[in-house]
Context: one part of a larger RNA
RNA sequence: CGUUGGAGUUUUGCGUGGUGCCGCCACUAGUACGAGAGGACCGUGGUGGACAGACCUCCGGUUUACCGGUUGUGCCGCCAGGCGCACCGCCGGGUAUCCGCGUCUGGAGUGGAUAAGCGCUGAAAGCAUCUAAGCGCGAAGCCCGCCGCAAGAUGAGAGCUCCUUUUUGAGGGUCGUCAGAGACGAUGACGUUGAUAGGGCGCAGGUGUAAAGGCGGCGACGCCAAAGCCGAGCGCUACUAAUUGCCCGAAA
Numbered sequence: 001c002g003u004u005g006g007a008g009u010u011u012u013g014c015g016u017g018g019u020g021c022c023g024c025c026a027c028u029a030g031u032a033c034g035a036g037a038g039g040a041c042c043g044u045g046g047u048g049g050a051c052a053g054a055c056c057u058c059c060g061g062u063u064u065a066c067c068g069g070u071u072g073u074g075c076c077g078c079c080a081g082g083c084g085c086a087c088c089g090c091c092g093g094g095u096a097u098c099c100g101c102g103u104c105u106g107g108a109g110u111g112g113a114u115a116a117g118c119g120c121u122g123a124a125a126g127c128a129u130c131u132a133a134g135c136g137c138g139a140a141g142c143c144c145g146c147c148g149c150a151a152g153a154u155g156a157g158a159g160c161u162c163c164u165u166u167u168u169g170a171g172g173g174u175c176g177u178c179a180g181a182g183a184c185g186a187u188g189a190c191g192u193u194g195a196u197a198g199g200g201c202g203c204a205g206g207u208g209u210a211a212a213g214g215c216g217g218c219g220a221c222g223c224c225a226a227a228g229c230c231g232a233g234c235g236c237u238a239c240u241a242a243u244u245g246c247c248c249g250a251a252a
Stems, first nucleotide, its partner, number of pairs: 001152001005163007015149004021049007033038001051106005059100003066093005071086006111143002117137004171248004175191005196241003199237005205230003213224004
């Protein structure tokens, strides 16, 4: 821009992409078969490998604005306590997040039409013949099915609801607070009739028992103390910020 008034929302599916794998064990059954040795088809149940998708409860990573330990040095006048720099200084852990080495799920199931092939009926050709008329069975393949996308499908579809001749007007945008979104746009949530983000409070979770003081010990240190501190998590709470507006917007 189009889809022939303008919107919001829910959809149909023309088409199109993806998936499609393989093993082992048991039962059927030591049955059929076979002199025996051996040993099934068909069907059923289970369990794995690789691959793919989703997710983070568990396991394991990551976690540079979390906690602790610690070395050197400089600084905060000194002690204590801290801060800067040294690969995050080094080391031990580690929530959310994002991940795999983790967890869950998937390949189905019939069905339809067939290939090679196997047949039925059957003439031409009194026989025979799967074929000439006609009718079956038969593949990991084809069509469907399953999972995505999908009306620019210009063949531009459909349902529902709302709005449009002057006083307005459905809806959208701008702006702000943001994240299950994200390069920017976009998408999604919220904007006081409010929990959108921050803060506060509580909880979870992480570190691992703060400083000061007291007590014990000659002392290092221990105890009072699961303390103190704390990103992203889960809730509650209008304390702070989402004010008021402005713009676009449609025929009969």

Large-subunit ribosomal RNA, domain VI from Prevotella sp., 252 nucleotides, folded computationally. Its Rfam family is "Bacterial large subunit ribosomal RNA". RNAcentral holds the full RNA, with entries from ENA. The source organism's lineage runs through Bacteria, Pseudomonadati, Bacteroidota, Bacteroidia and Prevotella. The prediction has a mean pLDDT of 88.